Predicted 3D model of a 136-nucleotide part of an RNA (small-subunit ribosomal RNA, 3' minor domain) from a Lentimicrobiaceae bacterium.
The prediction has a mean pLDDT of 80.
The source organism's lineage runs through Bacteria, Pseudomonadati, Bacteroidota, Bacteroidia and Lentimicrobiaceae.
Rfam family: Bacterial small subunit ribosomal RNA.
Context: one part of a larger RNA
RNA sequence: CACCGCCCGUCAAGCCAUGGGAGCUUGGGGUACCUGAAGUUCGUGACCGAAAGGAGCGACCUAGGGUAAAACAAGUGACUGGGGCUAAGUCGUAACAAGGUAGCCGUACCGGAAGGUGUGGCUGGAAUACCUCCUU
Numbered sequence: 001c002a003c004c005g006c007c008c009g010u011c012a013a014g015c016c017a018u019g020g021g022a023g024c025u026u027g028g029g030g031u032a033c034c035u036g037a038a039g040u041u042c043g044u045g046a047c048c049g050a051a052a053g054g055a056g057c058g059a060c061c062u063a064g065g066g067u068a069a070a071a072c073a074a075g076u077g078a079c080u081g082g083g084g085c086u087a088a089g090u091c092g093u094a095a096c097a098a099g100g101u102a103g104c105c106g107u108a109c110c111g112g113a114a115g116g117u118g119u120g121g122c123u124g125g126a127a128u129a130c131c132u133c134c135u136u
Stems, first nucleotide, its partner, number of pairs: 003099001005096001008092002011089001013086004018081003023076005031068005039061001041059004047054002102123009
């Protein structure tokens, strides 16, 4: 800069982060199941041995390996929702004066958008009149 003021929302453009999202990828850990070396223990031991014992075989446990579903974390994801910011875009003009239908709050419905209408409430509404109180 003071109504040639202020100001609201949709829409359009750019940038930023973010929610939802069929899924996809990766990670570590747990669970269940399968498999399971060496080794201890136990059983067996027709083979070896004179015997003691042993080879062999089996069982249990186990490092490791595999499979499955679920959870968790990170990344990614067509599409989608709003949010923030940005001198000079678009449409209107809702609010601020009684802002030109007073405004605002709750709620329902409706509408390109601000918003409108119904309903209940508030005065943080103007004007006029009256009443009460205070000051001169």